The RNA shown here (c-di-GMP-I riboswitch aptamer) has 75 nucleotides and comes from Methylomonas subterranea.
The source organism's lineage runs through Bacteria, Pseudomonadati, Pseudomonadota, Methylococcales and Methylomonas.
It was read from a public genome assembly, where an Rfam model found it.
Model confidence (mean pLDDT): 79 of 100.
Rfam family: c-di-GMP-I riboswitch aptamer. About the family: GEMM was predicted in a large-scale screen for bacterial structured RNA regulatory elements.
RNA sequence: CAUCUACGUUGCCACACUCGCCGCAAGGCGGGGCCGGAAAGCCACGGAUCUGCCGCAGAUGGCCGGGUUGCUUUA
Numbered sequence: 001c002a003u004c005u006a007c008g009u010u011g012c013c014a015c016a017c018u019c020g021c022c023g024c025a026a027g028g029c030g031g032g033g034c035c036g037g038a039a040a041g042c043c044a045c046g047g048a049u050c051u052g053c054c055g056c057a058g059a060u061g062g063c064c065g066g067g068u069u070g071c072u073u074u075a
Stems, first nucleotide, its partner, number of pairs: 005075002012037002017032006035062001041068003045065003048060005
């Protein structure tokens, strides 16, 4: 220096809920909030679930798998 695993520091994100806005809806964005997270950063490729103006379109990455990138203490 690089990789893997575990722990942990400083920080980081923000479940539910709530207010406003967008959307037919699921849901998303911003403020508050803080259940949790060691990638709870990003990607809709596969599965799963949800919604609809339903033979298609959309949503969920904090559902699972996968891909990719990144920070730090100790061992």